[in-house]
Context: one part of a larger RNA
C1' cells in the first nucleotide's frame, strides 16, 4: 500500500452523476391510534404513541373427568411487591414519508454487459371465414384448424377503468358496380401475297366476337395517411372576436403542452434552498403535442426513472487505529 471485517472526537450529504455503500429503523406480539385519495375493495403493520421480565394474590371465559357433587389444565384481568442503565435483555425479524413522469395490475424478455417506460394482459374495435371454412404445413397423399361451427376459428392495431375518439376520400390501398372505352389467345375471315398450266398448297390479313386486369362511377379512416400562407382591423398601447386574398381533399376539434415532445433555454413567473441548468405549479411564443401509429385523466401496484424530507451515519471535512489475509523481506 491492497482484501476481508470491527471502532471513532466534532459535524452530519459538505460527499458523489446519483446517499452508491455503509449505518439506522426492527417482534404482520398487545393496546390505542390512523391522513390525502378511492374503482369503497382499498391505501394500512399508513404515519405515530404506550405496554413487554420475574414473584405473591384475585381468578372472568374456555376446556378435560364425573350422573353429580367437586376436581385438574390454560389463563383474560385486577392489586401488591423485587432487580437491573436496559425485561420482544441473546439470535432472527418492515426504514419512513412528501411529490411528478411512464406503464393499469399479477406476469414475460436480451442462457453469458440491458428486467425496462420494452413484450404480454383482460378490455376495446376493424377485416376474413357458411364448413370439403378461411388460415396454415405439405409436389402429392394427406394433417392442423377440430372430433370444433359466427356466442366458433384465424388476423390487424389499440392496451385495465373513467370522460372521449375531431375534419379529409384527392393520393395509395380494399370493397361494390349486368353499361361504356381499352385489352391475349381463340374464334371470324374482307382482301392481298408466293408458287403452279390448272386443281390446289402455302404465308399475310382487315371488319366483327372475346376474360380477369386497367380505365370509368361509387363507397370506405379504430385502412396507409393527411390536417396551410400572406395582409389588414378595436376610444393610449398592446393584441385582434372580425375583413380581404391566395392555396387545398381538407386545413388540427375536445384535451394537453418548454413535456421520456421546446432548437433559440438555465423561456418568463411563482413554490421549495442561505444559495436550485434538476424538481413543483402556472403562462402559451407547440423549432417540431394531439385523438385506438389512440388524448388526457386515474385509485392500487413497480429490484422502473426524477425531485424533496425525517432518521442514520467515516459517503464527506480529514483521516486515525485494531484484527486476519496478502503484498515485501528472509528461509
Nucleotide at each position: 500500500c491492497c482484501c476481508u471485517a470491527g471502532u471513532u472526537a466534532a459535524g452530519g450529504a459538505a460527499c458523489u452523476c446519483g446517499g452508491c455503500a455503509a449505518a439506522a429503523a426492527a417482534g404482520c406480539g398487545g393496546c390505542c391510534g390512523u391522513a390525502a385519495c378511492u374503482u369503497c375493495g382499498g391505501g394500512a403493520u399508513a404515519a405515530g404513541g404506550c405496554c413487554u421480565g420475574c414473584c405473591u394474590c384475585u381468578g372472568a371465559a374456555c376446556u378435560c373427568a364425573g350422573c353429580a357433587a367437586u376436581g385438574g389444565g390454560u389463563g383474560a384481568u385486577g392489586a401488591g411487591g423485587c432487580c437491573g442503565c436496559a425485561g420482544c435483555g441473546a439470535a432472527a425479524g418492515a426504514u419512513u414519508u412528501c411529490a411528478a413522469g411512464c406503464g393499469a395490475c399479477u406476469g414475460u424478455u436480451u442462457a453469458u454487459c440491458a428486467a425496462a417506460a420494452a413484450c404480454a394482459u383482460a378490455g376495446g374495435u376493424c377485416c376474413c371465414u357458411g364448413c370439403u371454412a378461411a388460415a396454415c404445413c405439405g409436389a402429392a397423399a394427406g394433417g392442423u384448424g377440430a372430433u370444433g361451427u359466427a356466442u366458433a376459428g384465424g388476423g390487424g392495431c389499440u392496451g385495465a377503468u373513467g370522460c372521449c375518439u375531431g375534419g379529409c376520400c384527392a393520393g395509395u390501398g380494399u370493397c361494390c358496380g349486368a353499361a361504356c372505352g381499352u385489352u391475349a389467345a381463340g374464334g371470324g375471315g374482307c382482301g392481298g401475297g408466293g408458287u403452279g398450266c390448272a386443281a390446289g398448297c402455302u404465308c399475310c390479313a382487315a371488319a366483327c366476337u372475346u376474360a380477369a386486369g386497367c380505365g370509368c362511377g361509387g363507397a370506405u379512416g379504430a385502412a396507409c395517411g393527411c390536417c396551410g400562407g400572406c395582409g389588414a382591423u378595436a376610444a393610449c398601447u398592446a393584441u385582434a372576436a372580425u375583413c380581404g386574398u391566395c392555396c387545398u381533399a381538407a386545413g388540427g376539434u375536445a384535451g394537453c403542452g418548454a413535456a421520456a415532445u421546446u432548437c433559440c433555454u438555465u423561456g418568463u413567473c411563482g413554490g421549495g434552498u442561505a444559495a436550485g441548468u434538476u424538481c413543483c405549479g402556472a403562462c402559451c411564443u407547440g423549432c417540431a403535442c394531439g385523438a385506438a401509429u389512440g388524448g388526457c385523466a386515474u385509485a392500487a401496484c413497480g429490484a422502473c426513472u426524477u425531485g424533496a424530507a425525517a432518521a442514520c451515519u467515516g459517503u464527506c471535512u480529514c483521516a486515525a487505529c485494531u484484527a486476519g489475509g496478502g503484498a515485501c523481506u528472509c528461509g
The part of an RNA shown here (large-subunit ribosomal RNA, domain IV) has 331 nucleotides and comes from a Patescibacteria group bacterium.
It matches the Rfam family "Bacterial large subunit ribosomal RNA". Rfam links the family to the GO terms ribosome and structural constituent of ribosome.